[in-house]
A computed fold for a 476-nucleotide part of an RNA from Ziziphus jujuba var. spinosa, annotated as small-subunit ribosomal RNA, 5' domain. The prediction has a mean pLDDT of 85. The full RNA is in RNAcentral, with records from Rfam.

Context: one part of a larger RNA
RNA sequence: GGAUGAACACUAGCGGCAUGCUUAACAUAUGCAAGUCGGAUGGGAGUGGUGUUUCCAGUGGCAGAUGGGUGAGUAACGUGUAAGAACCUACCCUUGGGAGGGGAACAACAGCUGAAAACGACUGCUAAUACCCUGUAGGCUGAGGAGCAAAAGGAGGAAUCUGCCCGAGGAAGGGCUCGCAUCUAAUUAGCUAGUUGGUGAGGCAAUAACUUACCAAGGCGAUGAUUAGUAGCUGGUCUGAGAGGAUGAUCAACCACACUGGGACUGAGACACGGCCCAGACUCCUGCGGGAAGCAAUAGUGGGGAAUUUUGUGCAUUGGGCGAAAGCUUGAUGGAGCAAUGCCACGUGGAGGUAGAAGGCCUAUGGGUCGUGAACUUUUUUUCCCAGAGAAGAAACAAUGACAAUAUCUGGGCAAUAAGCAUCAGUUAGCUCUGUGCCAGCAAUCGCGGUAAUAAAGAAGAUGCAAGCAUUUUCC
Repeated sequence: GGAUGAACACUAGCGGCAUGCUUAACAUAUGCAAGUCGGAUGGGAGUGGUGUUUCCAGUGGCAGAUGGGUGAGUAACGUGUAAGAACCUACCCUUGGGAGGGGAACAACAGCUGAAAACGACUGCUAAUACCCUGUAGGCUGAGGAGCAAAAGGAGGAAUCUGCCCGAGGAAGGGCUCGCAUCUAAUUAGCUAGUUGGUGAGGCAAUAACUUACCAAGGCGAUGAUUAGUAGCUGGUCUGAGAGGAUGAUCAACCACACUGGGACUGAGACACGGCCCAGACUCCUGCGGGAAGCAAUAGUGGGGAAUUUUGUGCAUUGGGCGAAAGCUUGAUGGAGCAAUGCCACGUGGAGGUAGAAGGCCUAUGGGUCGUGAACUUUUUUUCCCAGAGAAGAAACAAUGACAAUAUCUGGGCAAUAAGCAUCAGUUAGCUCUGUGCCAGCAAUCGCGGUAAUAAAGAAGAUGCAAGCAUUUUCC
């Protein structure tokens, strides 16, 4: 000198765009953040008076593995980069075929009943794109004989549309393996028993000690194993002429986590933030028998801290989910609010004006300086105030705008509403006086102060930057 997610002192007019718990992965009152489909389905209710309409708990389907948050753990095939072979893929696209025949239930509902509640028990009825059996198969397995495995309808007057099952290919996504790279410590030198390899078996979507039985005794290490500490990694960011050094907020990609620890279920996909089970800690309810909860979503609260925002608005846009569609939903997202937290832009007037006024300060008492600065004259209205007009963003005719009585434009009005902070011995731009007297104090450094202090305090003047300025933190 540059930088900062900054903080603090003093000060503060305005706009645009960004950014905003770096600390306790501490605890959380309250609201909201994942639904949707009646064109899969039996039923109930309302209107209403016999065929329509709307809504609903349940069964069923798809989606709740995305979006959003955090960085605790992790020194690892976690990440980055470059390769690979033994794999999977719902929805979507292309393409070849198919859907024959039967059956039994369970919710809802009705009845009855247990419990404080959470939530249940028993009996009876019922539908389906829910479930089961059977037939069939250009698929799979197998050397072969042979063996195994499907399906569902719905809407419409119809044409037809849509859904279902089995193959093949694609797109996009994911799982796995490997070369290289990836912080510090040797005051960590030896580590390892499923450990390293083989054979058989099991298991997985798939390779594999992934698991297991037997066999062999291997495997890693001074090119740093093991142990310990620290840490999410990267694109990037800051700095530097570069080489490097530091860093990993916002945005984007990957990973990991969801009160702590473990486990599986469902599913194309999870060992699942707002799903389930078990254990633990904490909190709450209880009729003491037993139950309920998980903000590292978004607002908000307490706490911690030098320190970080509104319990606001809309689904109009973009995107996600469901639906044939209308549409519903979405704290994603779009807007707004708060904060000089940062960057950028604008303003606080412009021109003229010497009796060089009054007043302050200095003085050699002649004057000098603040100083064209003010007053005064003239002029403008960026801002500000008032009034009016008024968008784009909405896309395929129309309709649909939260932001938003916004941006922007026009007219009217008053120089009117708007300057501070730090410094002035040298480094380093800027000097005099007064009082103080090694005191009070200053200080980044060298050092100032003990009677004339340009270094402390005040005044006047000056210098630097400016809606900021100075200090502090951290990095180069």